[in-house]
RNA sequence: CGGAAUGUAGCUCAGUUGGUAGAGUACGCGCCUGGGGGGCGUGAAGUCGCAGGUUCAAGUCCUGUCAUUCCGA
Numbered sequence: 001c002g003g004a005a006u007g008u009a010g011c012u013c014a015g016u017u018g019g020u021a022g023a024g025u026a027c028g029c030g031c032c033u034g035g036g037g038g039g040c041g042u043g044a045a046g047u048c049g050c051a052g053g054u055u056c057a058a059g060u061c062c063u064g065u066c067a068u069u070c071c072g073a
Base pairs, nucleotide, nucleotide: 001072002071003070004069005068006067007066010025011024012023013022019056027043028042029041030040031039032038049065050064051063052062053061
């Protein structure tokens, strides 16, 4: 320098052809247990890396850009 992959909750990840952003785990609260551990219920937590564009509507499509990883030179 060229090409490819990944980027979504604190963490690990899903999100099927564009149509209300989710799960597990962790965390707060309550309950069960004599307590620890564990179980059950419930709640909070998101500029979907960033900036533009298309569209009635974008995590999803298009362009640029940043970070990490891989391949090539």
Annotation:
The RNA shown here (transfer RNA) has 73 nucleotides and comes from uncultured Aureispira sp. Its Rfam family is "tRNA". From the family's description: Transfer RNA (tRNA) molecules are approximately 80 nucleotides in length. Rfam classes the family as a transfer RNA.